[in-house]
RNA sequence: GCCCCCGUCGUCUAGUGGUUCAGGAUACUUGGUUUUCAUCCAAGAGAUCGCGGGUUCGAAUCCCGCCGGGGGUA
Numbered sequence: 001g002c003c004c005c006c007g008u009c010g011u012c013u014a015g016u017g018g019u020u021c022a023g024g025a026u027a028c029u030u031g032g033u034u035u036u037c038a039u040c041c042a043a044g045a046g047a048u049c050g051c052g053g054g055u056u057c058g059a060a061u062c063c064c065g066c067c068g069g070g071g072g073u074a
Stems, first nucleotide, its partner, number of pairs: 001073007010026004018057001028044005050066005
């Protein structure tokens, strides 16, 4: 250089064109329980879906370019 895969809350992830506010786990905050901590229970906050453009009535999802990560190839 060329080819392939990936990028979504702090972290790990679901979601493959429409439907409730992008869902869950964990971490975090608050409250409850406990003599205290941990555990457990309840609630809360947290993602303009890597960036830019395009297609579409409608895009996290399809297309193009770029950036970053991983793998393959000489």
A computed fold for a 74-nucleotide RNA from a Candidatus Dojkabacteria bacterium, annotated as transfer RNA. Its Rfam family is "tRNA". It is annotated as a transfer RNA. The sequence is in RNAcentral, with records from ENA. NCBI's taxonomy places the organism under Bacteria, Bacteria candidate phyla, Candidatus Dojkabacteria.